[in-house]
Molecule: transfer RNA
Organism: Candidatus Omnitrophota bacterium
RNA sequence: GGGCGAUUAGCUCAGUUGGUAGAGCAUCUGACUUACAUUCAGAAGGUCAUAGGUUCGAUCCCUGUAUCGCCCA
Numbered sequence: 001g002g003g004c005g006a007u008u009a010g011c012u013c014a015g016u017u018g019g020u021a022g023a024g025c026a027u028c029u030g031a032c033u034u035a036c037a038u039u040c041a042g043a044a045g046g047u048c049a050u051a052g053g054u055u056c057g058a059u060c061c062c063u064g065u066a067u068c069g070c071c072c073a
Base pairs, nucleotide, nucleotide: 001072002071003070004069005068006067007066010025011024012023013022019056027043028042029041030040031039049065050064051063052062053061
């Protein structure tokens, strides 16, 4: 220098040929217990890396940028 892939909740990861995003763990609350743990129920937590474009509508499609990883030179 070229090519490919990834970026979504605190962490690990899903996600619908475009129609308003979920799970597990973790956190908090309640129940249970003398108490803790376990278990059960519930809650909170997301500008979907970022800037534009297309579209009535974008995590999803297109382009640029950033970070990380792999391959080639």